[in-house]
Order: sequence, then C1' cells, then structure tokens
RNA sequence: ACUGCAUAGCGGCCUAAUCCUGCACCACCGUGCAGGAACGGGGGACCCACAACUGGGGUGAAUCCGAUCCUUCGGGAUUGGUAGGGUAGCUCUUUCGCCCGAACCCGUCAGCUAACCCCGUCGGCACACGAAAGGGGAGCG
Repeated sequence: ACUGCAUAGCGGCCUAAUCCUGCACCACCGUGCAGGAACGGGGGACCCACAACUGGGGUGAAUCCGAUCCUUCGGGAUUGGUAGGGUAGCUCUUUCGCCCGAACCCGUCAGCUAACCCCGUCGGCACACGAAAGGGGAGCG
C1' cells in the first nucleotide's frame, strides 16, 4: 500500500414503530420511571348492509394456482409461477433491472359505525446503496 473478516460511530434503508420534557442512576454512551406530541391498530350506534352450514375473526405486501419426491396417508421436503409489496440523503409519477411474496395472534366472539373505550411504538439490514426520464418543492446564488 492492497485485500478479507469483525466491531463501532456518523448518515441511511424496510417497518406504524419516532420526537420532546422531567426525575433517578451513570465518567461518557446510555438505562429505567412518569408524562406529552406524532404515527399506527382494534373494539364500538342510528342508517345501510348481511341468511345459516364445514366455526369465525385480526395484524401484515405476504394471496392464490401448480409440479416433483417421500410418506406412518395425518402430512413432510424441494421447486415454478402469481395477487400484492420494497428498491436510498426532499417528495411524487413512469420505465427497466434486482429483491420480498413470511410469520404470528384472538378463542366460539367482533359487518359498516358518530360519541366513547382500549392497545402498539418492536425487530431487521451493511456494498446490501441499480439506472434512466419527467413533475412539484426546499436551499443557495
């Protein structure tokens, strides 16, 4: 000097999952508690809507349709597509490329729903950070 790996910081990305104040602890970073704001979710009238069954329902982009192999015939493994979703230092739209297309919860109960009531603010990512075009703004000159 170069390369690889790990950790940390700043700045970012997915997600509703962020910000502020006070107190205590603490060398600092930060942690805990109590509030507020913001964002997000659920329950819940009239009216309207809806038969029931094989229960039904909720969060979420994550729904649906196949194929192959194994099987104790209950299922299991792998794989192809697909509704839908994400893709970067202000934001929106389009095109191409790339990626995701899960998981969990309630417990026989919930349509919509004003007032009202209740709840969440986790987790994950590290060249993953691709490019082009057109708008609207902010800042600077």
Molecule: c-di-AMP riboswitch aptamer (ydaO/yuaA leader)
Organism: uncultured Chloroflexota bacterium